[in-house]
Molecule: small-subunit ribosomal RNA
Organism: uncultured bacterium
RNA sequence: AGAGUUUGAUCCUGGCUCAGAAUGAACGCUGGCGGCGUGCUUAACACAUGCAAGUCGCACGAGAACGCUUCAGCUUGCUGGAGCUAGUAAAGUGGCGCACGGGUGAGUAACGCGUGGGUAAUCUACCUCCGAAUUGGGGAUAACACUGCGAAAGCGGUGCUAAUACCGAAUGACAUCUCAGAGACCUUGGUUUCGGAGAUCAAAGGUGGCCUCUACAUGUAAGCUACUGUUUGGAGAUGAGCCCGCGUACCAUUAGCUAGUUGGUAGGGUAAUGGCCUACCAAGGCUGCGAUGGUUAGCUGGUCUGAGAGGAUGAUCAGCCACACUGGAACUGACACACGGUCCAGACUCCUACGGGAGGCAGCAGUGAGGAAUUUUGCGCAAUGGGGGAAACCCUGACGCAGCAACGCCGCGUGAGUGAUGAAGGCUUUCGGGUCGUAAAGCUCUGUCAAGUGGGAAGAAUCUGCCCUAUGAUAAUACCAUGGGGCACUGACGGUACCACUGAAGGAAGCACCGGCUAACUACGUGCCAGCAGCCGCGGUAAUACGUAGGGUGCAAGCGUUAAUCGGAAUUACUGGGCGUAAAGCGUGCGCAGGCGGUUAGGUAAGACAGAUGUGAAAUUCCCGGGCUCAACCUGGGAACUGCAUUUGUGACUGCCUGACUAGAGUGCGGCAGAGGGGAGUGGAAUUCCGCGUGUAGCAGUGAAAUGCGUAGAUAUGCGGAGGAACACCGAUGGCGAAGGCAACUCCCUGGGCCUGCACUGACGCUCAUGCACGAAAGCGUGGGGAGCAAACAGGAUUAGAUACCCUGGUAGUCCACGCCCUAAACUAUGAAUGCUAGUCGUCGGGGAGCUCGUCUCUUCGGUGAUGCAGUUAACACAUUAAGCAUUCCGCCUGGGGAGUACGGUCGCAAGAUUAAAACUCAAAGGAAUAGACGGGGACCCGCACAAGUGGUGGAGCAUGUGGUUUAAUUCGAAGAUACGCGAAGAACCUUACCUGGCCUUGACAUUGAUAGAAUCUGCUAGAGAUAGCGGAGUGCCCUUCGGGGAGCUUGAAAACAGGUGCUGCACGGCUGUCGUCAGCUCGUGUCGUGAGAUGUUGGGUUAAGUCCCGCAACGAGCGCAACCCUCGUCCUUAGUUACUAACGGUUCGGCCGAGGACUCUAAGGAGACUGCCUUCGUAAGGAGGAGGAAGGUGAGGACGACGUCAAGUCAUCAUGGCCCUUACGGCCAGGGCGACACACGUGCUACAAUGCCGCGUACAAAGGGAUGCAAAUCCGCAAGGAAGAGCAAAUCUCAAAAAGCGCGGCUCAGUUCGGAUUGAGGGCUGCAAUUCGCCCUCAUGAAGCUGGAAUCGCUAGUAAACGCAGAUCAGCGUGCUGCGUUGAAUACGUUCUCGGGCCUUGUACACACCGCCCGUCACACCAUGGAAGUUAGGAACACCCAGAGUCCGCCUUAGGCGGAUGAAGGUGGUAUUAAUGACUGGGGUGAAGUCGUAACAAGGUAACC
Repeated sequence: AGAGUUUGAUCCUGGCUCAGAAUGAACGCUGGCGGCGUGCUUAACACAUGCAAGUCGCACGAGAACGCUUCAGCUUGCUGGAGCUAGUAAAGUGGCGCACGGGUGAGUAACGCGUGGGUAAUCUACCUCCGAAUUGGGGAUAACACUGCGAAAGCGGUGCUAAUACCGAAUGACAUCUCAGAGACCUUGGUUUCGGAGAUCAAAGGUGGCCUCUACAUGUAAGCUACUGUUUGGAGAUGAGCCCGCGUACCAUUAGCUAGUUGGUAGGGUAAUGGCCUACCAAGGCUGCGAUGGUUAGCUGGUCUGAGAGGAUGAUCAGCCACACUGGAACUGACACACGGUCCAGACUCCUACGGGAGGCAGCAGUGAGGAAUUUUGCGCAAUGGGGGAAACCCUGACGCAGCAACGCCGCGUGAGUGAUGAAGGCUUUCGGGUCGUAAAGCUCUGUCAAGUGGGAAGAAUCUGCCCUAUGAUAAUACCAUGGGGCACUGACGGUACCACUGAAGGAAGCACCGGCUAACUACGUGCCAGCAGCCGCGGUAAUACGUAGGGUGCAAGCGUUAAUCGGAAUUACUGGGCGUAAAGCGUGCGCAGGCGGUUAGGUAAGACAGAUGUGAAAUUCCCGGGCUCAACCUGGGAACUGCAUUUGUGACUGCCUGACUAGAGUGCGGCAGAGGGGAGUGGAAUUCCGCGUGUAGCAGUGAAAUGCGUAGAUAUGCGGAGGAACACCGAUGGCGAAGGCAACUCCCUGGGCCUGCACUGACGCUCAUGCACGAAAGCGUGGGGAGCAAACAGGAUUAGAUACCCUGGUAGUCCACGCCCUAAACUAUGAAUGCUAGUCGUCGGGGAGCUCGUCUCUUCGGUGAUGCAGUUAACACAUUAAGCAUUCCGCCUGGGGAGUACGGUCGCAAGAUUAAAACUCAAAGGAAUAGACGGGGACCCGCACAAGUGGUGGAGCAUGUGGUUUAAUUCGAAGAUACGCGAAGAACCUUACCUGGCCUUGACAUUGAUAGAAUCUGCUAGAGAUAGCGGAGUGCCCUUCGGGGAGCUUGAAAACAGGUGCUGCACGGCUGUCGUCAGCUCGUGUCGUGAGAUGUUGGGUUAAGUCCCGCAACGAGCGCAACCCUCGUCCUUAGUUACUAACGGUUCGGCCGAGGACUCUAAGGAGACUGCCUUCGUAAGGAGGAGGAAGGUGAGGACGACGUCAAGUCAUCAUGGCCCUUACGGCCAGGGCGACACACGUGCUACAAUGCCGCGUACAAAGGGAUGCAAAUCCGCAAGGAAGAGCAAAUCUCAAAAAGCGCGGCUCAGUUCGGAUUGAGGGCUGCAAUUCGCCCUCAUGAAGCUGGAAUCGCUAGUAAACGCAGAUCAGCGUGCUGCGUUGAAUACGUUCUCGGGCCUUGUACACACCGCCCGUCACACCAUGGAAGUUAGGAACACCCAGAGUCCGCCUUAGGCGGAUGAAGGUGGUAUUAAUGACUGGGGUGAAGUCGUAACAAGGUAACC
């Protein structure tokens, strides 16, 4: 210090989430030791038991017992006495303490706390210092004795007694008060000094010692002395009270509150000020700088976090406050309205004899309950501290220690060195290995901690006692006090810390994580299941994300999770954000308060700045040291505590006061423009209506129609009239206004603006919360008006529907007057004001200057526009009319939805407006720009795309493929285009993968392999066959040292393994289809942009083409296009056999023979075509026409298929990862099936006939095939075919006949001499085999069908159509496929439309990309929430009733009553308010693939929106 997450990608905005630190924690797993800390955050819930506050005999009276010793009596085990115990224990009077210490945080939003002051408005026991005093009396009362009541708690009666208990008296001031005086300081009524007069008020003794003084005259006291206590005064210290400035949570959906209220006078009360209380008087006081009300909360030092500023928090420690079962009250006292005190009331618990009583753990332990959760009913006063005491001493759950708990922090250990056969084993593997891993074992060491044995501190100093000594006091050497030295006494922890020794590696490691963020990866299991998850997300058969294992990473006696806090978050922005489009400028103005404010001089010192002083408790934090072996921890010193207060100084700036100025602002005088506003009047055009006339059958309306109007006379047209509303042209990014808004003309009234110069005022200014005013349209009220238009409504259409769009009508309304409403995408989505910061070009209103005097030029001020620099911006864009640079003020924003909604308030007649949440839910929502895709957007272009033609399909029969159905099986795959005569260039067996049955299990096949044999050929038997059994013949090749070795083949135990057309084409390679033979797809460098990206590749032309040219921040290049390749078309050269034959000769008349190399042809190589030439158009590229040419603008055809798309197809061609089967999902065999058949579809064949069919005759191809082959002549058969076998491994022989065509004849429009299905009979061929299930022939039979609905397909020239021929596969089998030739058309105006495609542009809410996205109702489930007749509960206030204790007042009295006031609790009442709940109901949110439509996004199919 950042990171993840919105998108296809980008930048921005913006939320959510993570990494850090930390906790009084809890939970899960685990757990060796020690030190130091910490430990009911919940029920201020209830508490059993024990302890937590007593002490003093040096204040007082009184005073046991048990026990021991001894004596006496005698019934020898009992009574009594004395002494010790002992002036002790217990109780009582009295003093001091109990107001501290300890606990808790309920209440409290407050002078409660913090900080700084004040007290001239105060008190302070014990303590310290300084004065004065302590005289002399009195009467009681507990205890005790006797006695009464009561269960008890307890309460009385009579009698006795003491005090430092109580009460008078005396004295008394420098105390207090009153009266009058002087001085100083400063100031509420003061303090202080000096003196005068008057009044008022005190006390208590105790203990030790002594005899110097006094008394008695012994050693004692009333004497003396010491200490201590008491009284009074002053001062201090400490503590406390009260007052004030400032600071101190949230809500304005709490805006007004207040009668003791605010002040005064007088009095009361208090330690003390004060409405603190009372009486009277006045009417004040608080509040937008937040009163009042509500909710929440103890405050602080500090703690956590943070760079800081801040934010959160207030356990432990420390300061303050408040409370003590709940509420109220006072008493005592120096201090309380009192945790372990009192009284009363209430709730609860307990005891009871039922009459009445007792209690208060928020002290320490502990119990129950609550809860996720928090300890021992321990030891000790040894230390520190506190209370009492003169002291010893006593008390002390404060405290010191121990126990429990990994709750936290800190420290230590669980071993160290060496050790590679890299052991075994685990995991994994590409099977080679890798890894755990020097890790282990082994060897050599060490001994911390734990265990055992032994030793063993410091914490102890006081105090006290004894001895010695000094000083004070004294008459004193005594006593006492203070100090010094010595000795003695005291340890809960605890035999603890620590030390030594013993033995032993022995007793001591886990937890989380490993997809990214975030360090760390593999295997197996699972298969959108189980599960994970902080966010994004993972899991649907190859999961680094689930579970387990191995390995790894991190931390470590802990590790994770959860909760809550700060940080990151500049995500509330003071430091340090924003508001054109992301959330955000009020619709506009005026304007009070508030904030800010021009130039200059003087003064002041509030702000400001600087110095000093006080304070800012300690602890904490930080720095430097010290002590525990270190650390945590403890401790010394310093710094710091950023604050507050006082004081001194400065005078720049702000403020304030005073004076001056004119540049801001304003006024007057003079001009100017204008739909600025209000009122009154006037005008013409048009629509409609009415009247009259002319005139006749339609008009109107639409995409097309209909409703409607019209023969009762419309529309049209002429004239006249009525009425209302709006003002064409001018008219304009023109004008005016604050905005809304304003448009015929004239008049009246009126606001604002601009310009010029002069004069005047002299900062009078800017902005503006609350407030006030204006505010389109629609809407509301009352009254008018109503021509046109037109919500609602009606009808007609459209439609699946059409409560719409379209049409015909039509009412509110639109208009006027008055009054409301107060909202708009009220927009420039841009608040107002001021200053500054390049230009250029228009336009409106003024002023000035110039000349050539104009419809001119230049300049200036104010408006209104365009473009553009710097700058700004996320970008778009803005840019002197800023969204630039600055200042001032106001308003507003803080993720999306819920929601501008609910509730509450205010306003309104209503509609509604305004103000304005939460629960819940999501991880996004959003802005700008980019490149795609898409559009019922646009422009351009192309294609048998349409059109123009031609022939088909769809109807029939059959063939073939598919679906479906059937079946034991009908094997599998292909599925819009891009599956369906497709894989299959050929299923009778085989193929064959399917089914049934029979068999085999190292296997039909591959490698290794002990053994045996060469191989090989062949017979018989059983069986459907696979197979099984029994035989026969036969021994080779190479090398050789002759021993043998080698190659190949067969057999073959055992084991590794084979095998699989089993699954996954969504794990893959390869191959293929399609867009598409469409013209595109990219890269390097440069440049532009924050970036995605752009440019190039766009533009203007041109082309079949990203083809080429020109231009251009681009310049080049690659894959595509084209060309290069093949075939055909012309010519030439070469070569002539098997091909050819012009000339010559021969001939059986057949290029047959000789011969020829001319021609055709064959097959090699060349030539040829390039817009090259001409004309014309064009800058060019190129186009049009022409010539020549076999061919002309790519000559025709083929091969050739860019980047990519479709998770397209194929695991069944092949190859292959993973999974699965292994006497079977493998292998062999026989038979069957793939050929089924109510049906549907695709592709074809043959037809329906006369452009035809049949018969006879007759002509012309090309390209191919042929040895398991093609097969001629000839003969036989009606034919299929058979016999035969010449010839031919082919330009030689053969298949082989080409057919349509042509000639002649028949048929004459019929289900036919068309058509041939189907069926019967008989044959032929192939083959082991023709039944399921082949092809062909002959005879017979002679079905449907008479040109085919909606729809749809091919084709642009040697093409379509028609005709035949050949080939692959193949034993045989095709109407299919592939190739070949023969005959040989028609049409294309053109690009509006359909389909597909290309390029540019535009819009987009799409990116799985329009087969997209997405809205609302309804139905179902769940969740939170609003309303609701009501119901229940709470807190608070008010009024009234009743009234306890206590206090105060009054009275009677005498120590006790009575009355009054106040008063907690209780009761009654109505109002306001909060919470819970409520039949029913409203909308909202979320859910799996529900229903209905299609509102929005493209012109979203009616532009959208307010």